[in-house]
This is a predicted structure of a 1495-nucleotide RNA (small-subunit ribosomal RNA) from an uncultured bacterium.
RNA sequence: UAGAGUUUGAUCUUGGCUCAGGAUGAACGCUAGCGGAAGGCAUAAUACAUGCAAGUCGAACGGGAUUAGUUGGGUAGCAAUAUCUGACUAUGAGAGUGGCGCACGGGUGCGUAACACGUAUGCAACCUACCUAAUACAGGAGGAUAGCCCCUCGAAAGAGGGAUUAAUACUCCAUAAUAUAUAGAAGAGGCAUCUCUUUUAUCUUAAAGCUCCGGCGGUAUUAGAUGGGCAUGCGUCCGAUUAGCUAGUUGGCGGGGUAAUGGCCCACCAAGGCUUCGAUCGGUAGGGGGUCUGAGAGGAUGUCCCCCCACACUGGUACUGAAACACGGACCAGACUCCUACGGGAGGCAGCAGUAGGGAAUAUUGGGCAAUGGACGCAAGUCUGACCCAGCCAUUCCGCGUGCAGGAUGAAGGCCCUAUGGGUUGUAAACUGCUUUUGUCAGAGAAAAAACCCUCAUACGUGUAUGAGGCUGAUGGUAUCUGGCGAAUAAGCAUCGGCUAACUCCGUGCCAGCAGCCGCGGUAAUACGGAGGAUGCAAGCGUUGUCCGGAUUUAUUGGGUUUAAAGGGUGCGUAGGCGGAUAAUUAAGUCAGUGGUGAAAGUUUGCGGCUCAACCGUAAAAUUGCCAUUGAAACUGAUUGUCUUGAGUACAGUUGAGGUGGGCGGAAUGUAUCAUGUAGCGGUGAAAUGCUUAGAUAUGAUACAGAACGACCUAUUGCGAAAGCAGCUCGCUUAACUGUAACUGACGCUGAGGCACGAAAGCGUGGGGAUCAAACAGGAUUAGAUACCCUGGUAGUCCACGCUGUAAACGUUGAAUACUCGAUGUUGGCGAUAUACAGUCAGCGUCCAAGAGAAAUCGUUAAGUAUUCCACCUGGGGAGUACGACCGCAAGGUUGAAACUCAAAGGAAUUGACGGGGGCCCGCACAAGCAGAGGAGCAUGUGGUUUAAUUCGAUGAUACGCGAGGAACCUUACCUGGGCUUGAAAGUUAGUGACAGGCGCUGAAAGGCGCUCUCCCUUCGGGGCACAAAACUAGGUGCUGCAUGGCUGUCGUCAGCUCGUGCCGUGAGGUGUUGGGUUAAGUCCCACAACGAGCGCAACCCCUAUCUUUAGUUGCCAUCAGGUAAUGCUGGGGACUCUAAAGAGACUGCCUACGCAAGUAGUGAGGAAGGUGGGGAUGACGUCAAGUCAUCAUGGCCCUUACGUCCAGGGCUACACACGUGCUACAAUGGUCGCUACAAAGGGUUGCCACUUAGCAAUAAGGCGCCAAUCCCUAAAAAGCGGUCUCAGUUCAGAUUGAGGUCUGCAACUCGACCUCAUGAAGCUGGAUUUGCUAGUAAUCGAAGAUCAGCAAUGCUUCGGUGAAUACGUUCCCGGGCCUUGUACACACCGCCCGUCAAGCCAUGGGAGAUGGGAGUACCUAAAGUCGAUAACCGUAAGGAGUCGCCUAGGGUAAUACCGUUGACUAGGGCUAAGUCGUAACAAGGUAGCCGUAG
Repeated sequence: UAGAGUUUGAUCUUGGCUCAGGAUGAACGCUAGCGGAAGGCAUAAUACAUGCAAGUCGAACGGGAUUAGUUGGGUAGCAAUAUCUGACUAUGAGAGUGGCGCACGGGUGCGUAACACGUAUGCAACCUACCUAAUACAGGAGGAUAGCCCCUCGAAAGAGGGAUUAAUACUCCAUAAUAUAUAGAAGAGGCAUCUCUUUUAUCUUAAAGCUCCGGCGGUAUUAGAUGGGCAUGCGUCCGAUUAGCUAGUUGGCGGGGUAAUGGCCCACCAAGGCUUCGAUCGGUAGGGGGUCUGAGAGGAUGUCCCCCCACACUGGUACUGAAACACGGACCAGACUCCUACGGGAGGCAGCAGUAGGGAAUAUUGGGCAAUGGACGCAAGUCUGACCCAGCCAUUCCGCGUGCAGGAUGAAGGCCCUAUGGGUUGUAAACUGCUUUUGUCAGAGAAAAAACCCUCAUACGUGUAUGAGGCUGAUGGUAUCUGGCGAAUAAGCAUCGGCUAACUCCGUGCCAGCAGCCGCGGUAAUACGGAGGAUGCAAGCGUUGUCCGGAUUUAUUGGGUUUAAAGGGUGCGUAGGCGGAUAAUUAAGUCAGUGGUGAAAGUUUGCGGCUCAACCGUAAAAUUGCCAUUGAAACUGAUUGUCUUGAGUACAGUUGAGGUGGGCGGAAUGUAUCAUGUAGCGGUGAAAUGCUUAGAUAUGAUACAGAACGACCUAUUGCGAAAGCAGCUCGCUUAACUGUAACUGACGCUGAGGCACGAAAGCGUGGGGAUCAAACAGGAUUAGAUACCCUGGUAGUCCACGCUGUAAACGUUGAAUACUCGAUGUUGGCGAUAUACAGUCAGCGUCCAAGAGAAAUCGUUAAGUAUUCCACCUGGGGAGUACGACCGCAAGGUUGAAACUCAAAGGAAUUGACGGGGGCCCGCACAAGCAGAGGAGCAUGUGGUUUAAUUCGAUGAUACGCGAGGAACCUUACCUGGGCUUGAAAGUUAGUGACAGGCGCUGAAAGGCGCUCUCCCUUCGGGGCACAAAACUAGGUGCUGCAUGGCUGUCGUCAGCUCGUGCCGUGAGGUGUUGGGUUAAGUCCCACAACGAGCGCAACCCCUAUCUUUAGUUGCCAUCAGGUAAUGCUGGGGACUCUAAAGAGACUGCCUACGCAAGUAGUGAGGAAGGUGGGGAUGACGUCAAGUCAUCAUGGCCCUUACGUCCAGGGCUACACACGUGCUACAAUGGUCGCUACAAAGGGUUGCCACUUAGCAAUAAGGCGCCAAUCCCUAAAAAGCGGUCUCAGUUCAGAUUGAGGUCUGCAACUCGACCUCAUGAAGCUGGAUUUGCUAGUAAUCGAAGAUCAGCAAUGCUUCGGUGAAUACGUUCCCGGGCCUUGUACACACCGCCCGUCAAGCCAUGGGAGAUGGGAGUACCUAAAGUCGAUAACCGUAAGGAGUCGCCUAGGGUAAUACCGUUGACUAGGGCUAAGUCGUAACAAGGUAGCCGUAG
C1' cells in the first nucleotide's frame, strides 16, 4: 500500500485491454461578477520595417561652436533701439586624442554523450583589471600624431596628400627590489619530478600627471579577497540487425608554444594504446538544483527562478585586452536582404517592444529611472527595454460574492401516473421582515524615502565620523478608510445502462445516431434526439493531447518457465559467479564515532507579515550523497598453516542390446535353373489393372543376391550425456556399481562465448540394390478423387568418406548439493550355505503422508523445503516472416523486427449436448407374420394455377377427412353493387306516448315516401314497452401468438426431475440419483458420506371379467294357475337372465428350484381371473420464441360518413397439374336370387313413427303408441341353407352421361341428397418405397350418435358380431433411458471451422532505376590570419613593406559505404452480415492427430 469492467452456459486461473486519481508553459467547445499572487512562441536557431537596449570622464589633452553677463569701438538713427566688431567672465554642443567600461547585465538551447554537467579532490604546473593591507619609488630628455586649416578623388561609404599641434598617448636615459634569469652554500620539509627558509655573486627591467590643495591618480613588489584556467576518481540515454578501433595513434628524449601541465605542436626513437565491465560506429539529447507522480523503491520530466555550459546569419581566423578568439568589435569566405551614378558599398532582434511566416496555440512598437543593481565620474550627474511598474489573456493557484429569515390553499404553469384524483418541480415562487460583502455616488487618502546631495551642530579642523533639518514617487488620487443608495449589478457546464452519484415520458425504428471498455439502436430504447426531473462540480464545467499511478503488466523491494508465454537437443570446458572444517595475521568489503562538504531558492516543521488564503519573511530540520580520519574484527575477501567428511587416486571384484573394427551363422524374401503338376493365380467392401497354356500360382531340390536382426530368449528388464543400442564370436576401448579405507588434501559446483556429439529426411563422390517405397503410371471408388484401396514402380532405404544440424530432439520437467513419513515390485553388488529372511549401497517402476499446485496432478527419481550457477518468458495475430549478418554445395539453418490489426487468444476442471466412441437396457424399432398404401375410378384436404373474390389460419416428425361435430341464402370473415353514420346490439340521464300492425307507390333487397290505426299495468309515487333528438359510453374475424393469459400438440405414460441438512471441492459443482442385482418403472433389495423429503411411477377413480347380498318395474319367467291362432298376454313369483347399489375377490398369499435379499422361474396347486387380468381417465421438471390475438380474454399500435354496420347477387364448390388421407374395386374364401338366425350401444315431441293404403322405388296420404328398461328408430350384417353364374373386362366393377321423378327448404342454375330406367369408363392385385397391428388384437361385418331444414358422411366418435398368423432373436434401421469416454460444440453437429479464387480498403517487403541527405577517404586548388624564412625597397635604429613557406574555412574532382523519399511491375499479410469451390481440423471428424524432412 483500496480497486472495478471485460474471454465462459457457469467456474478457477493465466493474461492483455479499459476505467476511477493526481499533474500540465497547454489547446478546443459552452459559459462568465470581482480581487490578490504567479505565468505567457513548446512550432521556423525562419526572415526582419521602425524605435530604443553601453556608455562615461573637461578633476588626462589640443581645442572650442553657442548662449548669457560686464565693458569698448564703428555704422544708421533725434533718441529708444538695430546691426557689425573687440576684450573679460561664465557656460561648455558636435567631433577628436587619451583613460576606464564594452568579456557584466539581457537572450536562446543550434551544437554537444563530452571532464559538458554533478559530486569529491589536486595544481610542488597557473593567471587575476577594479578592491583591501603592507613596503618602496615617481629624476631627466625627446620625437611624433589625430583634431583644426588647405588641397585632391569618390554617387556614396570613405580614401589620399600637404602644413601645423597637445597630453595621464609614444620613445630614450637614470635609479631600483622580497621581481626576472644564471651559478653556489646551509638548514628544513615532502609527493616521484621537487618545495620552502636563510644567504652570496652576476644579469635585466619602472613611473604621469591633474587639483577646488583636502586629495585623486601613477610605478614596482608581496600578501589577501574575488573571479577564472588546468588535471583526476566516481556518476551520467538507446541500439550488438554497430565487434573490432587507432599513425600524432600510445609512450620516450629534445625543442617550440602557453598564464600554466600535456602530442597542444614539431624532429627523432620504440610499437604501443582502447575494447564483450561494450571500444568504434549510428541515433537522440544542453547538464544540475529541482518539478510531477508514487506507500516507498522507482518512473517521467528539466517551463518559470538559481548554478554551470554552449551559441550569437553559416563557416574560418586572429587582433586588442587582466580576461574574448568577443550577441549590439575586426578580417576573410558563403547564403540572403537592401542602396547604387553599375564603378562600388551597407547589414545581422536566439536584447525590449513590434511585423510577416509557421502553428491547435502564447501578450503592449506602454510609463519611469522614484526604488534595487550596474558602467563612468571627486561629485553634481549621465547612461541603463537590467530593473521597478502599468496594459492584454479564467492560462494556473487562492479568496469573495450572486443574499438571509419567515412564508402551504403545498398557488399557477410544466412534467408523470393506476387520471372526478394523486405525485413532482417545492419553501421553490408570490408576499413580509432584515442585511449591504460586492456595485454605484460623494469625501478623506497612504507605506514604499533611506541615502547621495544641501544647510546647521558636535569631535578632530574647510575633510572624515556622528546627529538634526531640508530635497526626491513612475506606480497613483492607486491601495485603504468613511458616509449615502438599494436585493439592488452577478450561474453555468457536464452527466444520469454497468463500472459511477443521478429516471421517467415522447419521437425514431440496425435509420438517424451514441460509445473510455463492455456494448446500445431491427415499434413498448432509463444507452440515440427532445422534454420534465435528478446528480456532480461551480466562475467555471466538459473534451482532447502528454506524464506518473492503479500495473506485483520488467517483479532490488516484488513475478515466473510439466500442461497457460517460457528449460538451450546433449555433453566437455574458458572467462565469470558461487564454494567444506579449523587456527593465526590483515583490514579491501562491512559496522560505529568524529570532521569537512552537500550554494541559495524549493520541500517539511515551528513562528511571523499581508483582514484569511494563495503569496512572502524568519528559524530549524532534512538534503538518505561524496571525501577525510579514528576505532571494531563476528561475517565475506586476502595471506599463511593444519584437517578429511566434498572430489579424486590405488587395489580387489561385479554388471551391461555402452562404443568401434573384423570373422562366422540361420529362418524369411526375391531371382535363376531343374523337377512334379494344370488352369487359373493374385487382389478387394466388391472389382479391375497385373501374372498365366511360350505352363503361372502351388510343391520339392539346388544356386545366387542383398537386407534386417526379427521370432523363441524379451520384460513393469539392462546400458549410454543425449541422439541411441539386441544373432554368435574375436581384438581394441569406455563407463557405472560394490568392497577395502592405503594415498592426495578442497584439487569442488555451475558455465556466457567456444569446442564436440547429434534420429529421420536431404546433399556430394564412389559402391551396392533383395525388400519396402516419396515421385510417377495404371486400375478402382467418387458429383469430382491430382487421395484413402489395389497392381506396378524410380530416387531413397544398405556400405565407405564428406556435408547438413534440425524433430512432439518430450519426463513438453536445466545442472549440482543438503534436508523432509511410509508401503510395494524389480535389476546389479555386499554380508549369508541359501533371490527363506531381514539389512545395506547404487539403479528402474507403482501407490501414498506432510507439503505444493489454477487444477489435473507432483510427492526421497519432487512440481516439497532451501542454496548456487546457467538458459528462457512478458496479450493474440502479423511471424519464427521481412531486411541485414554469419554458416551451408544446395535445400536451408541460426540470429530476428516493424507497420498494421483484434479484445481477446489461452490452461485446468464443471454441467450439458453431440459422436459414422464403448457398455447395459427398452419400444410393432428391426426381425417373424397378417392386412394395406404407392398403380385405377371416385370422395375429401393441401399445394400450385386461375379469379373481381376463389376469406383466414395450420406446413418435417408434431400441417394436409386439420380449426369445420355439416359453406345453396344465413353461416361468411372474401368480391361486386346499393344504403346508414351515436351507428346492427347493450347500458345511463331527461322527454314523448306510442310502437308494432295494415294498405299503397318505388326498389334486387335493405331502405325511402305517403295513408290508416293508435298503448298496457298501477297501491297513482311510478313501472313496462316503444320512439326520435342530444350527451356519455360504441364497433373492428384490422396488425403483432416474437408483448401476453388461458388452452393444446410433441418428446412421452418415456422414467425421469428436484429439494433440505450434512459431507467433499478455492469454485462452477459433486454426493444423495453412482455401484452389484432386480423391475413395466429412480420398482424394490444390498452396499455406500450420506440421511431424509417433494413432483413423477405404482396405488386410490371409472368400465369390463366371477361371485354374494339387497331391491324387483317398464326388465325376467323355472315352478303354480288362467288365457290366446300366437306372444310374460294376465294373476303371481325373485329362483334365473338382467338392471343398479353395496360388498367379496388377486396379495408372488401357498408349494418347488435358484438367490443374502429384492425377486425370478415352474403348461405347479387352487381360482372366474396369476404375477400391473384387459381397457380408460390420469401427462413430472422441462424442450420446440411449437400452435392459436379467427373460440374467449388481453397490453400496445391502427381505422372512425369506415378497416364499423345493413342488404342483394357472386365466391369459399374454379382446374393443365402435384401430394396426403380415405372409399369402392379388380372378383369364385366371389357376384346374384331366395329362405332362415343371433347383438350391443345410442336417439326421439318443430321429434321417432308402428300399422294400413298408393307407388317398382325415393316417398306420399291416413294413422296407433311413446317425453321412453314400457312406444318407435330397429332390417342387424357378415354367418347358415338352397339355386344360379364358371374365369370373361364377365351376371366382376361401378365411374360417367341421358331421361324421368321424390324430399327438404323463401329458394336446389352456379351448388343438395335420394329413387327408377338406360348408359357401363378406368381397373385383372399395383415400381422404387412405405403404413398399421402381438389377442378378443389384426382382418372382416354391420349398428348408432353428434352437427343438422336438407346434405355433399366414403369423415369423426362410439357399439357389438365373426375372428387369425407370428415373435428365432437384438447384428442392423428409427426413437428413447442409464453409465462411461472424447470434444476446438454451448444458438449446443441443422454445431464449429480451414484454404484457394473473386470484390473493396489498409499498411509492409522486393524492384530496372530515379532522386535527396549527413559523415568519412584520396587528390587538386586555396581567402583572411597566426607562425616561420628573408640580401635588394623604406627607416639612423628598433622595425616595416614586399616576397616565399607550413597550416586551413571554402571550392572542385573521384570512387565507396550508410540513411531516407519515390518507382512500372510484383509478393505475401491484415480487415470487410449474408459471393464461388470443396470439407482439411474438432467425435475413432468418418484415412487418429501432430512434429521434422523430401516430393